[in-house]
RNA sequence: AGAUGGCCGGAUGGCCGCGGGGCUUCGCAAGAAGCGUCGAGGAAAGUCCGGGCUCCACGGAAACACGGUGACGGAUAACAUCCGCCGGGGGCAACCCCAGGGAAAGCGCCACAGAAAUGACACCGCCUACCGGCCUAAAGCCGCGGCAAGGUUGAAAUGGUGCGGUAAGAGCGCACCGCGUCCUUGGCAACAAGGGUGGCACGGCAAGCCCCACCGGGAGCAAGACCAAAUAGGGACGGCACGUAAUCCGUUUCCGGAUAGCCGUCCGGGUAGGUCGCGAGAAGCGGCAGGCAACUGCCGUUCCAGAGGAAUGGCCAUCUAUCGCGGGCAACCGCGUGGACAGAACCCGGCUUACAGGCCAUCU
Numbered sequence: 001a002g003a004u005g006g007c008c009g010g011a012u013g014g015c016c017g018c019g020g021g022g023c024u025u026c027g028c029a030a031g032a033a034g035c036g037u038c039g040a041g042g043a044a045a046g047u048c049c050g051g052g053c054u055c056c057a058c059g060g061a062a063a064c065a066c067g068g069u070g071a072c073g074g075a076u077a078a079c080a081u082c083c084g085c086c087g088g089g090g091g092c093a094a095c096c097c098c099a100g101g102g103a104a105a106g107c108g109c110c111a112c113a114g115a116a117a118u119g120a121c122a123c124c125g126c127c128u129a130c131c132g133g134c135c136u137a138a139a140g141c142c143g144c145g146g147c148a149a150g151g152u153u154g155a156a157a158u159g160g161u162g163c164g165g166u167a168a169g170a171g172c173g174c175a176c177c178g179c180g181u182c183c184u185u186g187g188c189a190a191c192a193a194g195g196g197u198g199g200c201a202c203g204g205c206a207a208g209c210c211c212c213a214c215c216g217g218g219a220g221c222a223a224g225a226c227c228a229a230a231u232a233g234g235g236a237c238g239g240c241a242c243g244u245a246a247u248c249c250g251u252u253u254c255c256g257g258a259u260a261g262c263c264g265u266c267c268g269g270g271u272a273g274g275u276c277g278c279g280a281g282a283a284g285c286g287g288c289a290g291g292c293a294a295c296u297g298c299c300g301u302u303c304c305a306g307a308g309g310a311a312u313g314g315c316c317a318u319c320u321a322u323c324g325c326g327g328g329c330a331a332c333c334g335c336g337u338g339g340a341c342a343g344a345a346c347c348c349g350g351c352u353u354a355c356a357g358g359c360c361a362u363c364u
Stems, first nucleotide, its partner, number of pairs: 001364008010319007018039003022035005041341001045352002048350005053220004066216005072084004086100001087098004101211002106209002108205003123151002125147003131143004159177006178200001179198008224276004234267007246259004283302008320339001323336005
């Protein structure tokens, strides 16, 4: 100078106040007073994953659709998390990063530039050996042609380097490297190492469609359960009113009943309101054992906010981190300032994001 992991994130005291349990006293009760105890975070945040819990749906299984995940082995209640390992990339190194299955199943796309962007290509360039012509020949020129080494464009140009070879060239031949494929060995596996073989056939993109494998019911504490006013409306019973007016029940008459009004009692649904859900838990700490680790098991010990649109605050004193000024070679001294991000709302495991400053350990 840097890398990784862990921890803290103002301290102590006094006074006043706030929220939740508990106890005591007073009071018929409602309640009041007093005492004592507990009272934000590492992220309580974003609500991005995974689960518990609750309700709804559902006979089982499979397929399709939709969504998600993606090397391998493990951990876990589960995960997109964590651990170990493999492969690729970066760094001198400690170490860090990876959306890390498939591009010879198919479709699609590859801007600009450039000759050519996939059925690869020929602008500049290289060659004139073979064949034909100009002259009979040589040389030269032209034609017919050959080539992709070099230049140019691009994010990307179809194996790379070297030697041979050739008219010039070219995996055309060879060596090494890379790639494909086969075998052997090691490893649970991803994979690695070694040997043989093929002259190379296969550009990139799947955070484009798609294919393959695996996983997945939906909604969320305003979930949901219970108690339950007033008013309005519903039902049952009883009483009053009763024009015998109207309608209906049986064809007509008589007769009987029902409906519509008012009052009372009761029942049930539901609203306001209240109670529960609501914190002893996949909990914290310590020890031992197993494991490289994540983690697991056993033993001991502790109780650690839970209310409601919401309490956890304010002042003073002393000290302290930081910062500023002055002095000093420095250690340090004096004066002043006075603390980051933030704020539980059913709970838990993760991830991500914000964070003044400080401490510890290991490593390069």